Notes: The RNA shown here (THF (Tetrahydrofolate) riboswitch aptamer) has 93 nucleotides and comes from a pig gut metagenome.
[in-house]
RNA sequence: GCAGAGUAAACAUUCGAGCGUUAAGUGUUUGUCGGACGGGGAGUUGCCGACAAAACGAAGAUUUUUCGCGGUUCGUUUGUUGCAUCCCGCUGC
Numbered sequence: 001g002c003a004g005a006g007u008a009a010a011c012a013u014u015c016g017a018g019c020g021u022u023a024a025g026u027g028u029u030u031g032u033c034g035g036a037c038g039g040g041g042a043g044u045u046g047c048c049g050a051c052a053a054a055a056c057g058a059a060g061a062u063u064u065u066u067c068g069c070g071g072u073u074c075g076u077u078u079g080u081u082g083c084a085u086c087c088c089g090c091u092g093c
Base pairs, nucleotide, nucleotide: 001093002092003091004090009081010080011079012078015075016074017073018072019070020069021068028054029053030052031051032050033049034048035047039088040087041086042085060067061066
């Protein structure tokens, strides 16, 4: 000098258990606070979470036990993507 590896996590997916269907949740916007971001350091206008507010918004049916529905929650299977970025390090040549 060239090439490469590895994380948190995100998304999709399989299965299971829940929650809601008397509308919470999910998604969107704003504000405040906090957190995480390859092995080390730094780290955002990006990401995630909590709280508050705002606008929007739904699929129920039933033989009473089931079948559905929700951009629903958690765990799980598989797959895809993957350090925002900077410096150093690691492996091979």
The model forms 81% of the base pairs in the Rfam consensus.